Context: one part of a larger RNA
Formats: sequence, structure tokens, C1' cells
RNA sequence: UUGGGUGUAAACUAUUUGUAAGUGGCUUUUUAAGUCCGCCAUCAAAUCCCAGGGCUCAACCCUAGACAGGCGGUGGAAACUGCUAAGCUGGAGUAUGGUAGGGGUAGAAGGAAUUUCCAGUGGAGCGGUGAAAUGUGUAGAGAACGGAAAGAACACCAACAGUGAAAACACUCUGCUAAGCCGACAUUGACACUAAGAGACAAAAGCUAGGGGAGCGAAUAGGAUUAGAUACCCCAGUAUUCCUAGUCGUAAACGAUGGAUACUGGGCACUAUAUGUAUCGACACGUGCAAUGCUGUAACUAACACGUUAAGUAUCAUGCUUGGGGAGUAUAUUCGCAAGAAUGAAACUC
Repeated sequence: UUGGGUGUAAACUAUUUGUAAGUGGCUUUUUAAGUCCGCCAUCAAAUCCCAGGGCUCAACCCUAGACAGGCGGUGGAAACUGCUAAGCUGGAGUAUGGUAGGGGUAGAAGGAAUUUCCAGUGGAGCGGUGAAAUGUGUAGAGAACGGAAAGAACACCAACAGUGAAAACACUCUGCUAAGCCGACAUUGACACUAAGAGACAAAAGCUAGGGGAGCGAAUAGGAUUAGAUACCCCAGUAUUCCUAGUCGUAAACGAUGGAUACUGGGCACUAUAUGUAUCGACACGUGCAAUGCUGUAACUAACACGUUAAGUAUCAUGCUUGGGGAGUAUAUUCGCAAGAAUGAAACUC
């Protein structure tokens, strides 16, 4: 390589857009590149295969022949693929009427709680733990009440719910903006699918600069515990956590399940929507379409499980995998301010 695989055994890129490339709906036409058929020429001899023969047999040798295949030429076939031309509407778009939503972004406003400060009241503890101590308090704490300030996060509603490509998204209101779904009738007429390289976006932590800093809290310091205690528990507490502008580019970035299309029994629930029945109306009941879940038939699976949201049956193009360790290491290159990231071995060993 052929072949086998990729939920949990090695293996689906974190997600997405899309270039090259590969693949591609229905009908008719052209052509004959692929494809198929006939013929011609050629592919030295030996070898291989096979028929006959010769060494007493065999190995070996001699003679004759052939299959398959390659390349070239020539004559045909036209179903399929390609090419050409014309068309179609089912795939895919566009326009249009609705519709649900924590989709994004910018701004405005809000209440509860926490901490701090101020004033008066009050007068001995408070705090913390398994028990304590460090800590804090007569320089008046804690408690209760009134006032002020600050920063961060948004209880209940809340769901088994919703939106988004993923990361993610929730107090309330407003501006701008994107995508989805449903309906009917128009419109374009295959414009599609996948996608190497490339681009965009990407939790938390980290980094740079400037702000901000209530609470929590790596590091650090102290008190305990303990044989020790660089921990678990407690009192403090810096960076961080927040905002703005950059950077980083990784996560058990998980459904541990890549994308697209078609097909293959049911039952129950829920979300959006269209429609029918019913109703004053809503709810409800039936049907269609799209999403989200549970259960489970056939099938599949090593089993667990999965099961129209497939891990079933098929097709298309991409990524990745090939014993454990060494090792996601060394080296080299690219990127990065750095931290590091990406690509990524071998010796050796079991």
C1' cells in the first nucleotide's frame, strides 16, 4: 500500500467560513476522452505454463504452441462517466407574510446583600473551632437604629425549558444588528456536498499598558493539629478575579460520538409554528413541519449500550489511528513580550 478501524480498547481537528481538489439531481441532444468489441503490428532469446520427444528415470535438454497483460495503429458500439447544446424543478438560494428566543453589541436605570466611614443609643465581650488559640474590643467592639460611599454579582420567576457554529448567553429598559423556524404564492434554475493549505472566532489561567479594588482569595505570615504538617481547620492577606486596549490559542474545548444526503416499526413528553374540530374566547383534541428529551422493536455491538437526534442500512469527500514506556520528550522550523503553543522522532527497554 491492500485491507481493518475511530462512544468507553489507539484514533473525529474546540468550532466555523471557504480556496485548490474530489464527488454530484431529472429530461433530451452532440461528441467519442474514459469504457466495451473486432482486426493489424509489436513487446529478442532464455525463463514460466502447456503438448510431444531425447538422455535407462529424474533433474536437465530439444521441438512446437498458447493464455493473460502493456504500448501503438485502425474499424466499430453509445448504455454508463466526461464533453457540447437546450430545457426541468424535487436539491440549494432570493423575495414576501408571520413568529419564538438568557443570540450579539452599545447605552441607561434598579433593588436586596456585603464591607467601610459618620452620628447618637448601649456597656463587655465579640469572633472562631472537633476543642482551642492567633485575631479584635473600655482609645467603647459585637448588637440594634439612622445617614453616606464603594465595588462585584443579579435571589424568586427557573423548567426535564430557550438561543447560539462552538466558546458561551439571565435583574429591568432602550438603540443598532445577526441567525433560525412556519405559511402561501412568486422568482433564479443544480447555483450543491465535503474540504488539504488559508482566514475568523475561541472558557479559565497567564502576560503588557492604564484604571478599579467590596467580597472571595494562589503566594506569604501567624494560630492550631501532628512524631513531623512546607497540608486539610482557623485569623489575616498580595497577585488574580472587575473595566478599557492588546496578547496568548489551550481544556475531561465531552454527546469522550466530525460533516452532508437518502432509507428503515411504535409509544410518551415538551418548545415554536401552520391548519382542522370545538368554544364567546383561552385551554383541549387531531394532522403537518422544525427543534429538544424519555422509553423501546428490528438491526447493530466484545459487552455496556445505541436505536428516525443511530453506534442500523447505504453513498460522498475530509481529519485521525497501528503495542506499552521512552515522549508530546530531543532536535529543527514557524508563531509568541514571556509563559509557552504548533509540527514532532530515535536509541534503548518490556

Notes:
A computed fold for a 350-nucleotide part of an RNA from Erythroxylum coriaceum, annotated as small-subunit ribosomal RNA, central domain. Model confidence (mean pLDDT): 88 of 100. Lineage of the source: Eukaryota > Spermatophyta > Pentapetalae > Erythroxylaceae > Erythroxylum.